[in-house]
The prediction has a mean pLDDT of 76. This is a predicted structure of a 356-nucleotide RNA (Bacterial RNase P class A) from a Cyanobacteriota bacterium. The organism belongs to Cyanobacteriota, within Bacteria. It matches the Rfam family "Bacterial RNase P class A". From the family's description: Ribonuclease P (RNase P) is a ubiquitous endoribonuclease, found in archaea, bacteria and eukarya as well as chloroplasts and mitochondria. Rfam links the family to the GO terms dimeric ribonuclease P complex, ribonuclease P activity and tRNA processing.
RNA sequence: GAAGUAAUUCAGGUGAUUGCGGGAGAAAGAGAAAAUCUCGACUCCUGAGGAAAGUCCGGGCUCCACAGGGCAGGUCGCCGGAUAACGUCCGGUGCAGGUAACUGUGAGGAUAGUGCCACAGAAAUGAUGACUGCCUAUGUAAAAUGCAGAUUUUGCAGGCGAUGGUGCAACGGUGGUGUAAGAGACCACCAGCAGUAUCGAGAGGUACUGGCUAGGUAAACCCCGACCGGCGCAAGGCUAAAUUGGAAGUUAAGGUUGCCCGCCGUUUCCAGGUAUGCCGCUUGAGGUGUGUGGAAACACAUAUCCCAGAUAGAUGAUCACCUAAAACAGAACCCGGCUUAUGAAUUACUUCCAUA
Repeated sequence: GAAGUAAUUCAGGUGAUUGCGGGAGAAAGAGAAAAUCUCGACUCCUGAGGAAAGUCCGGGCUCCACAGGGCAGGUCGCCGGAUAACGUCCGGUGCAGGUAACUGUGAGGAUAGUGCCACAGAAAUGAUGACUGCCUAUGUAAAAUGCAGAUUUUGCAGGCGAUGGUGCAACGGUGGUGUAAGAGACCACCAGCAGUAUCGAGAGGUACUGGCUAGGUAAACCCCGACCGGCGCAAGGCUAAAUUGGAAGUUAAGGUUGCCCGCCGUUUCCAGGUAUGCCGCUUGAGGUGUGUGGAAACACAUAUCCCAGAUAGAUGAUCACCUAAAACAGAACCCGGCUUAUGAAUUACUUCCAUA
C1' cells in the first nucleotide's frame, strides 16, 4: 500500500425569530347557587429510530375457558450456562467452508417399521452376482510347428472381482508382498466400527488392541425426549344524547266523542347500551454512573434521572455561520429478540506486495 474478517460510535451542529403536541404552575378576570372545579395572557419542563420497518418468535397486560388426564396438532432437538420467556443470547465440542483472521450449523434414532435413490450402467441391496475382461497352475477337444522333448492358438469346463466403462454413490482407500490370474489372503499407513485404559462436570479427546468393514436419505413418513389453553388495546372498562322497551302519572289547564276504558302527545323513574366523551395511555422485567462476582451472556448492591402519549393523527418554516457529507427512513398498549434497508468514522486481527 492492497484485499479481507470481527466489533464500536454518530445519524448534521450552533444562534436568532416565529409556529405546533403533552405536562406543571397560573395574574387580571370570566363561568358556576357556594366550595370544589373549568377557561385563562404568561413562565418552566419535555416531544420519533438504530432500525420506529417486516409482523417472524417470546412475553407483560385484559377478557374468556380450565379438577386432573387423554387424543389431535405444533415447536425444539450435541454439551454447559443466561433469561420473565423464546425458535433468542454466551461459552464450548463435533462436522462443513475458508491460506488465515473467522463464518455456518439442517448436530437424538437407519439394529422398531415403511418409503425413496430418476437417467446412465451388467448391476443401486442381494453378492453362491457380471457387460468389457484376466488366467490355463487343474481337466478336456481340435489345429499348427517340430526328429523328439516341447511350444503356440482356439473352444468347453473351471478359477477371479484386480483392469475398463456408467454414475453423487458399485461391497473401505493408497502402496507393496503373494498368486496361474487375483483378492485384507498377508503387511505398512490412513478412515470407519468395536473393546480396554486414561483426560474432561459433559458433548467429546488421546493411546493401545482387534476382526477386516452388506451404502445413503428422517428440512421423507416415522420413533424417542422436552415444551405449548384461546383470542387480542379495534383487548377491556366508565358515562350516555337520540331511538327502542317497561312501569307510574296526566295536575287550574293537552288532543281524540258528552262520559269511562283505550290510543296519541307529554312528565318522572327503570332497563339495555348506539353516537359522543373519558379511562386503559405510559414509572417500566426502565435509563445512566460506580463497585463486586463471572471467560462471557448476565446477576447483585448502591447512587441518580423521568425521557412522546397523538386520535383525520403533533416537532415545521425563515435567516446567518460551521461542515467533506447526510443515506435508510416517522411511535399509535408496552417490553426482550431475530431478519431486512442504509451514509460516515474509528479500533483490533488475518493474508499478500514493496522498502528498511